[in-house]
RNA sequence: CCAGUAGUUCGGUCUGUCGCUUCCCGCCGUGGCGGGAGGAGGAAAGUCGGGACAACGCAGAGCACCAUGCUUCCUAACGGGAAGGGGCCCGGGCAACCGGGCCACAGCAAGUGCCACAGAAAAUAACCACCCGUACGGGCGACCCGCCGGGUCGCCCAUACAGGAAAGGGUGAAAACGUGGUGUAAGAGACCACGUCCCGGGCGGGUGACCGGCCGGGAGGGUAAACCUCAUGGGUUGAAAGACCAUGUACAUCCCGCUGACACAAGUCACCUGGUUGCUCGCCAGGGCUGCAAGGCGCCGGGAGGGGUAGGUCGCUAAAACCGUCCGGUGACGGCCGGUUCAGAUAAAUGACAGAAUUUGAACAGAAUCCUGCUUACAGAACUGCUGGUUUU
RNA sequence: GGUCCCGUAGUUCAAUUGGAUAGAAUAGCAGAUUCCGGUUCUGUUGGUUGGGGGUUCGAGUCCCUCCGGGAUCA
Numbered sequence: 001c002c003a004g005u006a007g008u009u010c011g012g013u014c015u016g017u018c019g020c021u022u023c024c025c026g027c028c029g030u031g032g033c034g035g036g037a038g039g040a041g042g043a044a045a046g047u048c049g050g051g052a053c054a055a056c057g058c059a060g061a062g063c064a065c066c067a068u069g070c071u072u073c074c075u076a077a078c079g080g081g082a083a084g085g086g087g088c089c090c091g092g093g094c095a096a097c098c099g100g101g102c103c104a105c106a107g108c109a110a111g112u113g114c115c116a117c118a119g120a121a122a123a124u125a126a127c128c129a130c131c132c133g134u135a136c137g138g139g140c141g142a143c144c145c146g147c148c149g150g151g152u153c154g155c156c157c158a159u160a161c162a163g164g165a166a167a168g169g170g171u172g173a174a175a176a177c178g179u180g181g182u183g184u185a186a187g188a189g190a191c192c193a194c195g196u197c198c199c200g201g202g203c204g205g206g207u208g209a210c211c212g213g214c215c216g217g218g219a220g221g222g223u224a225a226a227c228c229u230c231a232u233g234g235g236u237u238g239a240a241a242g243a244c245c246a247u248g249u250a251c252a253u254c255c256c257g258c259u260g261a262c263a264c265a266a267g268u269c270a271c272c273u274g275g276u277u278g279c280u281c282g283c284c285a286g287g288g289c290u291g292c293a294a295g296g297c298g299c300c301g302g303g304a305g306g307g308g309u310a311g312g313u314c315g316c317u318a319a320a321a322c323c324g325u326c327c328g329g330u331g332a333c334g335g336c337c338g339g340u341u342c343a344g345a346u347a348a349a350u351g352a353c354a355g356a357a358u359u360u361g362a363a364c365a366g367a368a369u370c371c372u373g374c375u376u377a378c379a380g381a382a383c384u385g386c387u388g389g390u391u392u393u
Numbered sequence: 394g395g396u397c398c399c400g401u402a403g404u405u406c407a408a409u410u411g412g413a414u415a416g417a418a419u420a421g422c423a424g425a426u427u428c429c430g431g432u433u434c435u436g437u438u439g440g441u442u443g444g445g446g447g448u449u450c451g452a453g454u455c456c457c458u459c460c461g462g463g464a465u466c467a
Base pairs, nucleotide, nucleotide: 001389002388003387004386005385006384007383008382009381010380013356014355015354016353017352018351020039021038022037023036024035025034026033027032028031041364045375046374048373049372050371051370052369053238054237055236056235060281061280062279063278065234066233067232068231069230070084071083072082073081074080085105086103087102088101089100090099091098092097106229107228111227112226113223114222115221127169128168130164131163133161134160135159137157138156139155140154141153142152143151144150145149177195178194179193180192181191182190196219197218198217199216200215201214203212204211205210242314243313244312245311253304254303255302256301257300259270260269261268262267271287272286273285274284275283276282288297289296290295321340322339323338324337326335327334328333394466395465396464397463398462399461400460403419404418405417406416412450421437422436423435424434425433443459444458445457446456447455
C1' cells in the first nucleotide's frame, strides 16, 4: 500500500426563489396579513421483550394458564447488556496449550410417553454363532455276551426340547459404560485396576457458577424448542386506554331473573342474579310492587338487537431527557459540576425547483402517548483491532 | 394506532402423537375413441410446504426471526 474480517462514529453541505406547519408578538374586517423562534431517524420500521401512564371495585387467596431457566453484576424493568464459568466446533502445535466462532446451558439416576425403516432386540433384549443337561439317531474306539447280532462305557457329529450367557457377527442416528485382567462349562461390572458420571460428607482456591484432591455409597441408550417436575416471575385491557364540555336520541322492542328460615328493633343464616380474568373460596352490590295462592308486572339487575352524535378541550411531551469536562469501575454502567430546552399534527406539517463542489440526479427510509432494549433494511465515508499478500529498509 | 388469525401443485383441499418419494380432485400435456370438436377412457408432468435459522436420528407439524394477506376494536 492492497484485500478480507470484526467493531465504533457519521450518513449530508452551501446559495437563491416559491411553499407547509406549531408557538409568541402586532394589526384589522376574526380568519387573514406582517415579523420573530422551532420543525423526523439511526433505524421514526417490525410491534418482538420490558416498563412508565390510564381504566377496570383503594380485597384478595388457591388452582389452572403463560413465560423464563449456568454465575455475578448493570438497569426503573426485561427473554436485554457486561464480565466470567462450563460445553461443542474449526485452525495451529508432538504435547501442554494458543487463537477464533457458537450455545433456550435446571432436571430423562421422579414418573409417563415416543424412538419410523432396518434389525433377534429400541429397553422386562437370545436371530446366527457359544456352553451345560436330557431324549433319539449315526459314526469310531475299547470291553463283555455271543457268532455276521446285541449290550455297556468313552469321544465326535446331526436334530429336538429345556436352560445359561450380552463377550463375537450384522442392522441402525443410537445396541445395554471404555481398555486391560481375574474368573467361568461358556460368559458377563460378576469381581479388580485405571478411566466417565451422579449423590452425600469433608479439604484447598474463588463473591459465585465452577475447578483440583480425599472418603463412602451408587449409575448406565436418546428425547423435556414431548407431557411433566422443581425454582422464579406474571391481575386484565391498551392512548380507538381514559377525563371533561357541547350536540343529538327511543324510559320504544325481544329474552332471562326478580326469595325462604330465625328473630320481629337492629340484624343473622341459606338461596338467586350481577361484578371481581377461566374455575373454586372469599369479598362487594341488589333481591321492588301486586295477588289468599298459582302466578303476573315495573321507571330494578343482566343480555341481545336497535336509535342518535361524527364537534371541541385535556391526556401530549421538561424527561429513568440531551450535550460537555472530570472521577469511579476490566466492562455494561454510575456519580459530581456546568450548559441547553429540542416537532406535537388529527386528513395529519418538515417540501419542490435551479445552481455549486464532492463520493458525479446520495442509501435505507418518514414521528402519532412516551422511554429502554432486541431484530430487520441501508449507497457511501472516516477511524481502530486482527489476518493474509506485495514492495522497501 | 392497538389486538388477533392465516399462508401446502395453476386452483380447491388432505396429510394420525414429529416417521421418510408430501396425497386427492380439477386444470395442463400426450395417446385412444370421432369425419372434426366436446364427453369418456388410459398414461404423464407439475411442490424451495411463504423465506431464513435452530431443536431432533428425522420438521408441512415444535421454537425464533423476517415477508405477504386477512379479521376486529371509538

This is a predicted complex of two RNAs, RNase P RNA and transfer RNA, with 467 nucleotides together. Rfam match: Bacterial RNase P class A. The family's RNA type in Rfam is ribozyme.